This is a predicted structure of a 76-nucleotide RNA (c-di-GMP-I riboswitch aptamer) from an uncultured bacterium. Of the family's consensus pairs, 94% are formed in the model. It matches the Rfam family "c-di-GMP-I riboswitch aptamer". Rfam links the family to the GO term cyclic-di-GMP binding. Rfam's curators write: GEMM was predicted in a large-scale screen for bacterial structured RNA regulatory elements. The sequence was found by an Rfam model in a public genome assembly. The coordinates come from a structure-prediction model, not an experiment, and the mean pLDDT is 85.
RNA sequence: UCCUGAAUACGGUAACCCCGCUGCGAAGCGGCUGUACAAAGCUACGGAUCUCUAAGGAGACCGCCGGGCUGCCAGG
Numbered sequence: 001u002c003c004u005g006a007a008u009a010c011g012g013u014a015a016c017c018c019c020g021c022u023g024c025g026a027a028g029c030g031g032c033u034g035u036a037c038a039a040a041g042c043u044a045c046g047g048a049u050c051u052c053u054a055a056g057g058a059g060a061c062c063g064c065c066g067g068g069c070u071g072c073c074a075g076g
Base pairs, nucleotide, nucleotide: 002076003075004074005073012037013036018031019030020029021028022027035063041069042068043067045066046065047064049060050059051058052057
C1' cells in the first nucleotide's frame, strides 16, 4: 500500500418515539432513548426519494444506492 474480516479487541456512532428550538416546507440542531452499523467518518459529485414554486428553478437528504477523500484492530 492492497485485499479480507470483526459489533465476540479497545472503543465509536446513534435509528424510531418523545420534549424543546429553527425553517413556508422537506428537514436540521439539542436532550432522552438504544434500533442498528466495519466506515452509520467527511463530501450533495451521479442517481433515487422528498419539499417549495404557476413554471423556470431553488432547496432537503449520504442510516437509499453508487462515486471521491480519510481512518482503528486482526489476518493475508